[in-house]
RNA sequence: GUUUGAUCCUGGCUCAGGAUGAACGCUAGCGGGAGGCCUAAUACAUGCAAGUCGAACGGCAGCAUCAGAGCUUGCUCUGGAUGGCGAGUGGCGCACGGGUGAGUAACGCGUACACAACCUACCUUUUACUACGGGAUAGCCUUGGGAAACUGAGAAUAACCCCGUAUGUGAUUAUAAAUUCGCAUGGAUUAAUGAUUAAAAUUCAGGUGGUAGAAGAUGGGUGUGCGUAUGAUUAGCUAGUUGGUAAGGUAAUGGCUUACCAAGGCGACGAUCAUUAGGGGGCGUGAGAGCGUGAUCCCCCACACGGGUACUGAGACACGGACCCGACUCCUACGGGAGGCAGCAGUAAGGAAUAUUGGUCAAUGGGCGCAAGCCUGAACCAGCCAUCCCGCGUGCUUGAUGAAGGCCCUCUGGGUCGUAAAGAGCUUUUGUAUAAGAAGAAAAGUACUGAUUUAUCAGUAUCUGACGUUAUUAUAAGAAUAAGCACCGGCUAACUCCGUGCCAGCAGCCGCGGUAAUACGGAGGGUGCGAGCGUUAUCCGGAAUUACUGGGUUUAAAGGGUGCGUAGGCGGCUACAUAAGUCAGUGGUGAAAGGCCAUCGCUCAACGAUGGGACUGCCAUUGAUACUGUGUAGCUAGAAUAUGGAUGAGGUAGGCGGAAUACGGAGUGUAGCGGUGAAAUGCUUAGAUAUUCCGUAGAACACCGAUUGAGAAGUCAGCUUACUGGACCAUUAUUGACGCUGAGGCACGAAAGCGUGGGGAUCGAACAGGAUUAGAUACCCUGGUAGUCCACGCCCUAAACGAUGUCUACUCGAUGUUCUGGUAAGAGAGCAUCCAAGGGAAACCGUUAAGUAGACCACCUGGGGAGUACGACCGCAAGGUUGAAACUCAAAGGAAUUGACGGGGGUCCGCACAAGCGGUGGAGCAUGUGGUUUAAUUCGAUGAUACGCGAGGAACCUUACCUAGGCUCGAAUGGAUUUGGACAGUCUUUGAAAGAAGAUUUCUCUUCGGAGCUGAAUUCAAGGUGCUGCAUGGUUGUCGUCAGCUCGUGCCGUGAGGUGUUGGGUUAAGUCCCGCAACGAGCGCAACCCCUAUUGCCAGUUGCCAGCAAGUAAAGUUGGGGACUCUGGUAAGACUGCCGGCGUAAGCCGAGAGGAAGGUGGGGACGACGUCAAAUCAUCAUGGCCUUUAUGCCUAGGGCUACACACGUGCUACAAUGGCGAGUACAACGGGUUGCGAAGCAGCGAUGUGGAGCUAAUCCCCAAAAACUCGUCCCAGUUCGGAUUGGAGUCUGCAACUCGACUCCAUGAAGGUGGAAUCGCUAGUAAUCGCGCAUCAGCCACGGCGCGGUGAAUACGUUCCCGGACCUUGUACACACCGCCCGUCAAGCCAUGGAAGUUGGGGGUGCCUGAAGAUGGUGACUUUACUGGGAGCUAUCUAAGGUAAAACUAAU
Repeated sequence: GUUUGAUCCUGGCUCAGGAUGAACGCUAGCGGGAGGCCUAAUACAUGCAAGUCGAACGGCAGCAUCAGAGCUUGCUCUGGAUGGCGAGUGGCGCACGGGUGAGUAACGCGUACACAACCUACCUUUUACUACGGGAUAGCCUUGGGAAACUGAGAAUAACCCCGUAUGUGAUUAUAAAUUCGCAUGGAUUAAUGAUUAAAAUUCAGGUGGUAGAAGAUGGGUGUGCGUAUGAUUAGCUAGUUGGUAAGGUAAUGGCUUACCAAGGCGACGAUCAUUAGGGGGCGUGAGAGCGUGAUCCCCCACACGGGUACUGAGACACGGACCCGACUCCUACGGGAGGCAGCAGUAAGGAAUAUUGGUCAAUGGGCGCAAGCCUGAACCAGCCAUCCCGCGUGCUUGAUGAAGGCCCUCUGGGUCGUAAAGAGCUUUUGUAUAAGAAGAAAAGUACUGAUUUAUCAGUAUCUGACGUUAUUAUAAGAAUAAGCACCGGCUAACUCCGUGCCAGCAGCCGCGGUAAUACGGAGGGUGCGAGCGUUAUCCGGAAUUACUGGGUUUAAAGGGUGCGUAGGCGGCUACAUAAGUCAGUGGUGAAAGGCCAUCGCUCAACGAUGGGACUGCCAUUGAUACUGUGUAGCUAGAAUAUGGAUGAGGUAGGCGGAAUACGGAGUGUAGCGGUGAAAUGCUUAGAUAUUCCGUAGAACACCGAUUGAGAAGUCAGCUUACUGGACCAUUAUUGACGCUGAGGCACGAAAGCGUGGGGAUCGAACAGGAUUAGAUACCCUGGUAGUCCACGCCCUAAACGAUGUCUACUCGAUGUUCUGGUAAGAGAGCAUCCAAGGGAAACCGUUAAGUAGACCACCUGGGGAGUACGACCGCAAGGUUGAAACUCAAAGGAAUUGACGGGGGUCCGCACAAGCGGUGGAGCAUGUGGUUUAAUUCGAUGAUACGCGAGGAACCUUACCUAGGCUCGAAUGGAUUUGGACAGUCUUUGAAAGAAGAUUUCUCUUCGGAGCUGAAUUCAAGGUGCUGCAUGGUUGUCGUCAGCUCGUGCCGUGAGGUGUUGGGUUAAGUCCCGCAACGAGCGCAACCCCUAUUGCCAGUUGCCAGCAAGUAAAGUUGGGGACUCUGGUAAGACUGCCGGCGUAAGCCGAGAGGAAGGUGGGGACGACGUCAAAUCAUCAUGGCCUUUAUGCCUAGGGCUACACACGUGCUACAAUGGCGAGUACAACGGGUUGCGAAGCAGCGAUGUGGAGCUAAUCCCCAAAAACUCGUCCCAGUUCGGAUUGGAGUCUGCAACUCGACUCCAUGAAGGUGGAAUCGCUAGUAAUCGCGCAUCAGCCACGGCGCGGUGAAUACGUUCCCGGACCUUGUACACACCGCCCGUCAAGCCAUGGAAGUUGGGGGUGCCUGAAGAUGGUGACUUUACUGGGAGCUAUCUAAGGUAAAACUAAU
C1' cells in the first nucleotide's frame, strides 16, 4: 500500500533497508586491497608438487681435472688419483606441508575437568656406559626367462646391515618388609636377595655419534559432565546385548576379544527408526533477544577411484607406500602388465556460473646435510575477471544576443534544454613521452680483527632481489585520453507531447490499456545513483505475523462434551538446621584472527600494525542466608471429619392411579364422515361418523407450573415405597496443609444408529396414493414400515452453547426471587435483572467479569483445498479419533455506520384502488413509429420519461437523402488596403437549369472635404446538418409541486457517523405546537407576481344609454348623459378575525353568524439537494478527431407521401337522448394593409365579380353550434354510416403526374357498441357543442394552442394493485433485488489420491561361497640361525559375491 460506499478491528499478501564466493542485461577511464567450480567426492592427456646425506658403505656408469701410455697431433687407451657421483646398501624424512567435505546426529565438534590406566623420533638438561666375536646380502661379475613390466640361478664383497657372548649405573620382574600420602580402585619413597635385559663407530684430543635410564618440552591417545537438526502419521529397542569371574590383546582402561555364570541394559526428560547435515572460532541481519548461515583465514574431525587388510615405523592402518576384491581407463607379441589431480596449472563433461599447462626460491617456513648446498606448484610474486570494498578522474573560472536547433504552449508571441554551447582566460590529477629510481637484505657463507688456541660469541668488509622498464620523483606538450544505467500512476524523488486503441504490451502489491493513457511504445524534459546501473536468486529485517524479551482464545482462527484422577507443575503460618538453587569476592580457563575503543603506518581510505577492553560461558574455591528447595519440631485461618437440622422434577428399583387415544364386543341411530386455501385419495348401507356401556393394550403424565428447583455435564416432572449421591445452614468439637490443577489414563455422555430378545397405543424417516405445480422425487392431505417403549450389549458424536476451562483472592451499589436458621435488624448459600469504576474493535461484560492479580491444563497462527487423502488406533457396521501436502486466491473474516432492498412490521398520502361517467382495444379513414422495400425512401427521439415527438405547414424551395450536370480561395458573412462607378440591368445564342459565350448601357447624396451603396483586386478569418451528448456549455424530460435536502457552533462516538431532522400531537406541507443536548440558519413548502370571482372611487371614446330631446320602417342613428353594462387604473375585502364545543398548545369540529367569496376561494407562472454517463454536437455554442477538384458549393429531376404486415395517438360512426327539413335565439378569445374584405350582382356550390369601410372597443373575418319550436323517418345495414370510385369543376401557385385543398353530380364499403387487456376524470370538472389563432401562396389541421355555450354522476372506505413519504427491523446487497449467489454438465489442460501391475533405490535378516590379511595348530621340506626362523598344509574370523523371503522408499 492492499478487504469497505465509508469506518474501526482482526488478518494475510506486498514494498521501501542491509547483505552475497553470485549470475544475467546495458555500459565501461585509472589505481590500491581482497576474492574467484556453490553443480559431477564426475573422468582425466601432459608437465611439475619429497627428497637428501660421499663427514655411514662397497664402489666408479656418465662429466670435469690431473698423471701416464699409444700414435694417425687430436683422437684412443690406462690410473678412483682429484672434483664429484648414475645405479645400489645404509640413515633420516616421506604420518609435515597442500586438497576436499563424500561419509558422520557421533564424545564427531565446542566447553570444563580427569588419567593413581598411557605413549612421544628429532630438541634441552642430567646419570652411567660404549668390551669381545661372528655372519649374510645388494651393487659389480658370469649366465638365463620375458614383447614389456619385471625376474631366476651361480660366484664373490662392505658398513652406523644382521647375529652371539660379556658387563648392568639402570630398567623390568619375583619375594617378604618399613615410612608416608590419597576422592575409591590405590599411589610414592627407601634398602635387601634372586632372575631377565645394551651399544657403532669416527677423531690427535675435546667433540660428534651410539646404548641404557631420569626429567623437561612438544605432539598425541583415552575417559567423563554439560551443550550441539527435524519427524510420534517412527513406541517400544537390545544376545556380546547389560553385569560378573578368568584368560588373551593393547602404549593404555574397557565385551576390545574368548570361555563360563547371572538376566540384565535403554526409553515419553523421546529409546529405536527414518530424513537431512562435517563441527567450532566466526559471517549476514537485528535496538536487543533472536533468526539464517558455516566461502575465503584459523582450530578440530573425516576422506584420498569404491570396499577390505595389514606391513614398516616414535608416529599410519599411510593422497603422490604395499597386498587383495570390484568398477573404469590404457599398453600388449594375447602369454601378461600399468594406473588413480578431493596437490599446482590444465582438459573434457555438467552448469546460470568461477582464472595461467606463468616467474622465483630474493624473503618466510619445511626436509636432509657439519657445511656449502640440494629439494620445496608450501610460500612470495606476476597474469585473467568491475566479483566485492576503497580512492581518483572525465576539468575550472568567466561568458545573454538568453544564438541556432529540439520539445511544449493559451502560437505575430512565450516557456524550456540553458551559462548549457560558441568565445576568452586558467589548471594538468590521470593518460602519453623521456630521465632518475627505492624499502623489502637480516642472517648464513667468505676474509680480517677481538674475547683464551679450537668450539662459540662480538665487530668490520664483502656477497645475494623473482616482483622490477615496479612503487615513487622530475621534465614536456596539451582540455587534451575518459559517462552511463535505471526510473518518473500511488507506495516513491521525478510530467508533458505524439503513436496505439482490452490490440501491442506493462506489472513488486494495488492495478493500467476498449480514441484525449503522467501506468503500453517513442520523444522532449525531469529524478536517483554513478564506472557503474538495473534485473533475478537467496538470507535477515520491517513481522509484536510463533510473542523468552513480546500475542491471543464470547462474536474475528482458537476452551477439551463433562467429571474423577496418575506423572508433572504450583502451594498456608512459626522456629531451628543445611546451603542444592540464588547472591557476592577470588583464582583458572575462555587460542590467534575477526568485531569494539585508542594510537600508529601506507598522500586519504579500503588495508595493515601495536595496545586495551570484551568474549555475557565453564570449572574451582571462600563467604552470605532474605526468598525457593531439603530435613526436623510445632500452629490453625486452607482442606476434611463428627453432631443436629432442613431442602429439591438429583439417581436406581418396585407397586399403584386417572384423563386421553386406538382397538374389540354390545346397544341407539342414518347417510354421510373425514380432510383442505379449495379439493381428492381414504372410511361408510356388509351400517361408518356421532353417542352409551363393558373390555383390552401401550405410551405419556393436564391443572399445580413459575422469570421456580436439582445435577459434573448429558439431562431430570402423576402418586407412593425401598435403597442411595450431593450441596446448604447452625453450634461446638476433631485431624493438622492432608491443598489446587491435571499430559497420558479411567468413567459418564442428548438424539439418531447397530446387535439379541420382548413390546407396539400414539406419532412416524423410507414407501404408496391424492393434491399443488411448468415440473414437485417437497411444503398440504390419507395411509404407513423401521423407529419411537423395555432389558442387556455397542456406538461416543451435537449450535454437547453462557459459542465464555478449573481453582483462589480483591474491586461501588440497586431490585426481584429460592433454601436455611433468627423475635427482628441483619447473616450464609444459590438463581436472575439493572448499573459505578474498569475492560473491550465494537456489540457488550460488569462480585455468577469479558475488571485487577496468581496457579495449572487445553487450544489458535490468512482463505480455499479439508476435518479431506494416506498411515495408525477404536468400532459388528455406520463411522469416530489423530490428521497433512500438491495446487490455488489477495483476500477470507468480526463489530458497527449510511443507504438500498424485503412476497418484514407500524403510520400516512395520491383518480392508486374502490364508487361512478366517458373512452381505447373490433370498423373505415387521418397521422406517427417499427418492419420491409428502394438509387434514395435524410437525420434524431425508443419502458414509464419515444411513437398528431423535433415538424407552429415536405408539390419546387424547405432538404440535410438519391441520380445527373457543373465550380474549386470557393455559395454566404466580417475586417484591412488599393481602385472603379456599373462587370448591375436589358438583349442574343446554347442548355433541363446552374452555367458558358457575346452585345448594349455608366449609381445616389453632398456643406464638395467627403459619406452611403456597390463591383473588382490583394490579404486575413474558408466551408462541412461529417464523428463523438460516454470530452462539454446551454436547454429540456422524469422521479415530483413529492416534502424533503443540508449547513454553522455545541454535544455524543476511537471512527465511519449520530444528534439537530427522532418522540407526542397537528397539517396540503420538515405546516405549526409541546417535549428533548441541542441552539440557530440556508435551499425547498407557504406568502409576495398574473388571471378570475365582489364592491367603492377616478376616468368616459371607438364602448354604454336609464332619464331628457330629435329622428327612423327599424336601428345609440343624432343632441346629450355617466346612472347602468363595459373598458382600465386605483383601493377595499378573507385573517380561523368572531361565536360555541373539544384540546395544555398548535389546531380540529359546526350545512354557526356575517360575507360576493371560508378555512391555501378557483386557475397559472414558479420545480430544493440530487437520480437516470436520461435527451439534444441536426436550434445555438464548443474541445478533440476527420474531410479540402470534396464529407464543401450551385442546379434539374426524384425521394422524405413506397406497402404483405405490426403498434401508438386521433377523427367519423355504428343511430330514435337520433338523422333529415324548416323556423327562432344566446358567446368569448382572437386576427386583419403583399391584409380582412361589407353591401350588391352571377353561380346548385366551391367561387367569381364588386369594391364601401378599416392600420381597428369605430370597418371586416362573424354564420356561433349544441339548445328550443314544428314536421318527417319507425329499427332496417335504414332517410344510420360515410369510406372508396367515376365524372365535372373552383382556388392557390413558374408548376397540383408522382404529391394540394375545396365544390357539385353519381357511387354507397366496413361498421349493429367491440376478446384478453387498458386509459382519462372529483365541479363549472367529466361529457358534449361550436368559435378563434399560430405556421401559411395553398394545404394533406381529424393535429397543436386558446375561447366560450350546455352541463352531470360518484367517493362506503384504505383490505388489495401501482407510485411515494416517515419511523423501525433483517441483510452475505453497495453497478445497491434487473442485486448477490449455489449445484450438475461437453471438451481440453494443471495439481493430487486410489489402482491390477511395472521399474528403480538405500538399509536390515537367514543360508551358501569366500580373496588379501590376522590369530591358532601342524610343519616329513628348507636354513649360518636348531628350545629358533620360514615355505607349505590346515581351523576360525572377514571385504566382496551369490541366493531367499519380508519391510521401507521413489518413479510410472
A computed fold for a 1452-nucleotide RNA from Tigriopus californicus, annotated as small-subunit ribosomal RNA. The RNAcentral record of the sequence draws on SILVA. The organism belongs to Tigriopus, within Eukaryota.